Predicted 3D model of an 87-nucleotide RNA (c-di-GMP-I-GGC riboswitch aptamer) from a Bacillota bacterium.
The prediction has a mean pLDDT of 88.
Lineage of the source: Bacteria > Bacillati > Bacillota.
It was read from a public genome assembly, where an Rfam model found it.
[in-house]
RNA sequence: AACCGAAAAGGCUAACCUGCCGAAAGGCUGGGACGCAAAGCCGCGGGUCUAAGGGCCAUGAGCCUAUUGACAGCCGGGCCGCCGAAG
Numbered sequence: 001a002a003c004c005g006a007a008a009a010g011g012c013u014a015a016c017c018u019g020c021c022g023a024a025a026g027g028c029u030g031g032g033a034c035g036c037a038a039a040g041c042c043g044c045g046g047g048u049c050u051a052a053g054g055g056c057c058a059u060g061a062g063c064c065u066a067u068u069g070a071c072a073g074c075c076g077g078g079c080c081g082c083c084g085a086a087g
Stems, first nucleotide, its partner, number of pairs: 003087001004084002011036002016031002019028003034073001040079003044076003047071003053065004057060001
C1' cells in the first nucleotide's frame, strides 16, 4: 500500500408516524432504527417505479411512452474516504 473486516471512536438510518413539496413515483424536515464499511457523492450502463406532457382507440378506474421525472438501501461503473486485530 492492496485485499480484508476484529476492536474502539464516530457516522448513516429501513419499515412506520408528523409536517411541507410533488400529478405520481418520490423528495425534504422531525421522531424512529431494520440494517449498513462506503447505506459517502455521481443517473454513466442495465434494471425497477411513476406517467404530468405527448400519443393510441376499444372511450375507460383504458393502453403506450422518461431523449423532462424518480430510485445510489436493485446490479454494475466512476470519484472520494475514517479506523487498523487476525490473515